Predicted 3D model of a 1531-nucleotide RNA (small-subunit ribosomal RNA) from an uncultured bacterium. The coordinates come from a structure-prediction model, not an experiment, and the mean pLDDT is 83. The sequence is in RNAcentral, with records from ENA, Greengenes and SILVA.

RNA sequence: AGAGUUUGAUCCUGGCUCAGAAUGAACGCUGGCGGUGUGCUUAACACAUGCAAGUCGAACGAGAAAGCCCCUUCGGGGGUGAGUACAGUGGCGAACGGGUGAGUAACGCGUAAGAAUUUGCCCUUUAGUGAAGGAUACCUUCGGGAAACCGAGGUUAAUACUGCAUACGUCCCUUCGGGGAGAAAGGUGGCCUCUUGCUACCGCUAAAGGAUGAGCUUGCGUACUAUUAGCUAGUUGGUAGGGUAAAGGCCUACCAAGGCUAUGAUGGUUAGCCGACCUGAGAGGGUGAUCGGCCACAUUGGGACUGAGAUACGGCCCAGACUCCUACGGGAGGCAGCAGUGGGGAAUUUUGCACAAUGGGCGAAAGCCUGAUGCAGCGACACCGCGUGAGGGAAGACGGUUUUCGGAUUGUAAACCUCUGUUAAGUGGGAAGAAAGACGUGUGGGUAAUAUCCACACGGGAUGACGGUACCACUAGAGAAAGCUCCGGCUAACUUCGUGCCAGCAGCCGCGGUAAUACGAAGGGAGCGAGCGUUAUUCGGAAUUACUGGGCGUAAAGGGCGCGUAGGCGGCUUGUUAAGUCAGUUGUUAAAGCCCAUGGCUUACCCAUGGAUCAGCAAUUGAUACUGAUAGGCUAAGAGGGCAAGAGAGAGAAGUGGAAUUCCCGGAGUAGCGGUAAAAUGCGUAGAUCUCGGGAGGAACACCGAUGGCGAAGGCAGCUUCUUGGCUUGUACCUGACGCUGAGGCGCGAAAGCGUGGGGAGCAAACAGGAUUAGAUACCCUGGUAGUCCACGCCGUAAACGAUGAUCACUAGAUGUCGGUUUCGCGUAGCGAGAUCGGUGUCAAAGCUAACGCGUUAAGUGAUCCGCCUGGGGAGUACGGUCGCAAGAUUAAAACUCAAAGGAAUUGACGGGGGUCCGCACAAGCGGUGGAACAUGUGGUUUAAUUCGACACUACGCGAGGAACCUUACCUAGACUUGACAUGUAUGAGACCGCUGCAGAGAUGCAGUUUUCCUAGUUUACUAGGACUCUUACACAGGUGCUGCAUGGCUGUCGUCAGCUCGUGUCGUGAGAUGUUGGGUUAAGUCCUUUAACGAGCGCAACCCUUGCCGUUAGUUGCUAGUCUUCGGACGCACUCUAGCGGGACUGCCUUGGAAACAAGGAGGAAGGUGGGGAUGACGUCAAGUCCUCAUGGCCCUUAUGUCUAGGGCUACACACGUGUUACAAUGGCGAGUACAAUAGGGAGCGAUACCGCGAGGUGGAGCAAAUCCUUUAAAGCUCGUCUAAGUUCGGAUUGAAGUCUGCAAUUCGACUUCAUGAAGUUGAAAUCGCUAGUAAUCGCGUAUCAGAACGACGCGGUGAAUGCGUUCUCGGACCUUGUACACACCGCCCGUCACACCACGAAAGUCGUUUACACCCAAAGUCGUCUUAGCUAACCUGUAAGGGAGGCGGAUGCCUAAGGUGUGGGGGAUGAUUGGGGUGAAGUCGUAACAAGGUAGCUGUAGGAGAACCUGCGGCUGGAUCACCUCCUU
Repeated sequence: AGAGUUUGAUCCUGGCUCAGAAUGAACGCUGGCGGUGUGCUUAACACAUGCAAGUCGAACGAGAAAGCCCCUUCGGGGGUGAGUACAGUGGCGAACGGGUGAGUAACGCGUAAGAAUUUGCCCUUUAGUGAAGGAUACCUUCGGGAAACCGAGGUUAAUACUGCAUACGUCCCUUCGGGGAGAAAGGUGGCCUCUUGCUACCGCUAAAGGAUGAGCUUGCGUACUAUUAGCUAGUUGGUAGGGUAAAGGCCUACCAAGGCUAUGAUGGUUAGCCGACCUGAGAGGGUGAUCGGCCACAUUGGGACUGAGAUACGGCCCAGACUCCUACGGGAGGCAGCAGUGGGGAAUUUUGCACAAUGGGCGAAAGCCUGAUGCAGCGACACCGCGUGAGGGAAGACGGUUUUCGGAUUGUAAACCUCUGUUAAGUGGGAAGAAAGACGUGUGGGUAAUAUCCACACGGGAUGACGGUACCACUAGAGAAAGCUCCGGCUAACUUCGUGCCAGCAGCCGCGGUAAUACGAAGGGAGCGAGCGUUAUUCGGAAUUACUGGGCGUAAAGGGCGCGUAGGCGGCUUGUUAAGUCAGUUGUUAAAGCCCAUGGCUUACCCAUGGAUCAGCAAUUGAUACUGAUAGGCUAAGAGGGCAAGAGAGAGAAGUGGAAUUCCCGGAGUAGCGGUAAAAUGCGUAGAUCUCGGGAGGAACACCGAUGGCGAAGGCAGCUUCUUGGCUUGUACCUGACGCUGAGGCGCGAAAGCGUGGGGAGCAAACAGGAUUAGAUACCCUGGUAGUCCACGCCGUAAACGAUGAUCACUAGAUGUCGGUUUCGCGUAGCGAGAUCGGUGUCAAAGCUAACGCGUUAAGUGAUCCGCCUGGGGAGUACGGUCGCAAGAUUAAAACUCAAAGGAAUUGACGGGGGUCCGCACAAGCGGUGGAACAUGUGGUUUAAUUCGACACUACGCGAGGAACCUUACCUAGACUUGACAUGUAUGAGACCGCUGCAGAGAUGCAGUUUUCCUAGUUUACUAGGACUCUUACACAGGUGCUGCAUGGCUGUCGUCAGCUCGUGUCGUGAGAUGUUGGGUUAAGUCCUUUAACGAGCGCAACCCUUGCCGUUAGUUGCUAGUCUUCGGACGCACUCUAGCGGGACUGCCUUGGAAACAAGGAGGAAGGUGGGGAUGACGUCAAGUCCUCAUGGCCCUUAUGUCUAGGGCUACACACGUGUUACAAUGGCGAGUACAAUAGGGAGCGAUACCGCGAGGUGGAGCAAAUCCUUUAAAGCUCGUCUAAGUUCGGAUUGAAGUCUGCAAUUCGACUUCAUGAAGUUGAAAUCGCUAGUAAUCGCGUAUCAGAACGACGCGGUGAAUGCGUUCUCGGACCUUGUACACACCGCCCGUCACACCACGAAAGUCGUUUACACCCAAAGUCGUCUUAGCUAACCUGUAAGGGAGGCGGAUGCCUAAGGUGUGGGGGAUGAUUGGGGUGAAGUCGUAACAAGGUAGCUGUAGGAGAACCUGCGGCUGGAUCACCUCCUU
């Protein structure tokens, strides 16, 4: 720091996703050790049990027992225990410490200030501490009660309580002289005259100050929501009083009517706040566990008491809920303290040890208490550290995996050898944390003092929960210690097997349908490592809310337009000020944390000490450029005014004009009119249309007229008048910044629509009819109502668009046009050339832009202000609010769902877009097919099998150039299993072959017969080896079995179409473009020319074969004049022919046109413009065809899917299609005669003459391995005859009979012959095929295959036409251009209803609980007030006393008030029969709305209609193709 993902590819916009870090985490797999941290995020749910706050005898009175000892009269007593325990009075503490985060959006918190307060214990200072009194708990005696506990009598003390005295300070009043009020407590020690003494300390009282803590006030900051806009009656202020520690409506009375709010009041939702923590480069964003500060709370709600402090977690009272005890009368309780339990939950620990340390309470102290704290336990929860061994070791072992079978890899890994000894285990040793206080001594202070006390120094006993822990040494021993995830891309890491859109994976893109690096397993590898993955959450990446740091013409996004309030911003200049701003200083921003340095734990984490930065707030001292404030000034400088001119469909009102449509009346006139692609509905003989004249009425204003004008926008058009707004130019007279923008607000605002009343000619939603159509709720036609028009009032929206907010300034030009002013020139109603101001267009530079494009009228460069955007869909929808008569407008979500949606441009493809061109493409012709019969192939059907493949063109007389057996792959039946065939190893045997017989359909089986080949050792026998054959066994063979969508090779097709590309350069961000386009030309991307291109390659052409002419050479078997001849024949010129080599044609020559390429014509020539024909097939397309030619990966079968054999089938037959043959006849059939080819083939062959047969053919065999012989008579043609228009003397199917040939075999199932039979068919509907010259048509001949078997295929020659105006149309193709929502590319894409399933949401009669406001009722406890002559009453006063008084208790009552009750509203939630649309789903139904001119251009606001997409009306937009015209610009 980026990456993946929209596309065929590209750039951009834009979302989604990933890589990082983090966590109080959880889950899965795994798990050796230690250190340091950390551990209910959920139910502020309920809690058993134990503990968590006591202490003080130096404040006070009282005061045991057990035990031990002693005495005893055995009844007991004494001492000790012990002034101990327990309990009480009293003091201090319990308001700290500890927990939790429910509430709280607040002076709660943070920060910085402040004044009207208080503060126990502590410190400093001053003064004092006198003298009295009456009670009471404990205890005791009774009583009540189940208990908790309570009541009565009696006794007693105090640092408890109450007066009195005193009063330097203090408080109050004040005439400032003074007056009044108000305190206290003692204890211990020492000394000592032993009494009311002194003194020290601890206490007490009053007062002042400090410190600390607390209370109060204020500025600023502190979540979301406007679908919460108004809130407030103690409310805001004042006066008086009360109250408080204290200011204050804090409370009360009275008076006034204020206070808060768009800078967001009030309401709602959520939330403890901060230091900090996580992340980030930072700015920010998120969080608020542990630690620390503050706040709030303690079962829920209310209340006070005590106290320095509480409205009190382990206190009290009351009310509610819950739990427990009960003798039913009453009582008790509050873990959000530490442990622990249940419950909830994905999830969070021990009912541990100790006060040794630190700290706290009490105490003079010893000390006691302390679940604070220190420790231990549990948990990989986190961070940090260590280990699981190290070195050597190649036969690169075995095994595994893989393999191209050679190997590779696991892998120095292991084994093995040599070592080490961390951790764990064992044995032994063993710290620091603990030195104060106490005690002793000494010195000093203080004191009357050598007591006590305080300070310091020295000495010094004791004290450890952790824990025999950290640490150290030794012993043995590699021994006890490695997993998890991933391996398609992002993203490091690949193979095999299994599976076969299944099972599964997945963070995104996406994998899986038989060769999966993506699933599962294995091997191997990568990463991290006592962990590794997953999930959740936060930040980052994300510049994806943009302050740093984004945008708004077309991607999401400029308000429809103006006026203007608040607000924001604002010309030149002077003075003052110093708010902003800048600088210095001071205070503060706690500690911890982050950062730096040093140090301590073996290191690190961790800890300690010190340091430091930025920045906030406040105070203060300065500076004064800029901004602000204030006081002045300036002006051709912003804005406005005056004066002089100007243009205009600017607005409103009134009047008026002609043309046209329609209607009415009249004349004339007759059969149609009208309408359309074509028709029909409609009108018309009751007189239409047409035509002439007259009249009525409404609406709109031709020409001028124009990218002309005006207006803010919407918009505005005949003419005249009236009223009126704005603009421009000139001048430089006035004012003197008066300006710009503008949230809310107000106004204007096309069309449609609404209300009331008019009007209504034309047009025209709805509606009706006619057409079209599969349908046609449409497009077309005929009618036609609202409406369109006017007045008044609503509505407030549009593609209200320049899809471009307003204002100001700056930044090259060129050229039109509109309105002014002005200069010059001229040939002066004017024209031309300039200058300048203001509008309105086009092109273009710089610059900008993703590109398109914009470009002084900016989308450039800057400034100010406003509006708006943040993925697509859901949705501009729901709910709520506001507005509206309604339609509806405006404001405006969420759940859910997708990984895209989108912009611009590129290359293709496509278009019922355009242009140019070509082709037997059409046209012009000739002949066919489609109808018949037959042949053949295919489909279908049938069958045991009818083997398989090929399916538009490009399957169908195709593979097959030849199925009776064989072929043959199919079926039935019978057999074989190393096999019919190949190679190798091993064993055994033997030559193999051949012959005979039997069984059998045959394969085969059985029986018999026959025979040992070569070499070496060697005389033989025998042995060994080799060749061949057989047997057995094993490797293996075999497969026309599957996959042509795993492949090679070969082939078809577009298409013999003219195209397809590359290098370098240039242009473009890029895909790409250019070249290859343009103008010509050609059969051609052929060539010329132009040209940011220049060249090149594969294609075209040429080179090759053949044919046409000539020459030359050569020649037998070819040819044949002539010569010779024994008449058998021989020689043989020229020509033909044959086959080698050459020539020839190149637009070379001429004319015309042209710049050229080239074209037209001509000459010559056998041939003329690639002469004719062939071979030759670019890059590619169709997953085209072929695994059954062959080859081949993978899969499958292996006594069978292999092999052999016999028979059958591939030849079936209701039917359909393709390709052919023969015909339908007279241009013919039949009969007779007669003429002329070429190609090609021939040895298991072609086969002559001759003879036989009607014939097929037979007999026979000459010649010939071929220019010699044979196939081989060519046929059409020509001549003559006959037939005479008919189902025939046409046609020959079918059938019967008899034959021939081939062949083991002709039945299924061959060809041919003869005789007989004699079907359909009389020129073929829709439709469709071939052909442009030696072609079509027609005629025969040959060959391959082949034993035999062509109407097919491939060749050969004979005869031999017609037509072509031309490119409008059909088909196919090429190039250019245009539109596109297509790219699997129009056989594309895609919209809506309906049906089914699922999901979330809205509405809904209601229902349920929750919250809140108001009103009223009732009112506990309690404070406060009032009353108390009726009950009780020690202190004080009075009184000798009795008594009385004051005061208190108690009681009553009033105000306030929690909970509760009743009623009426509001908010939000859950649920709800039914219902509404939305979303998503497999290949459902109906249509085809959109994308091309999408077949009616589309979209849009509005209104009506319709199964649905939609259709129609009115107005608007171009984000419409095509053609033509106008205008403007460029060249």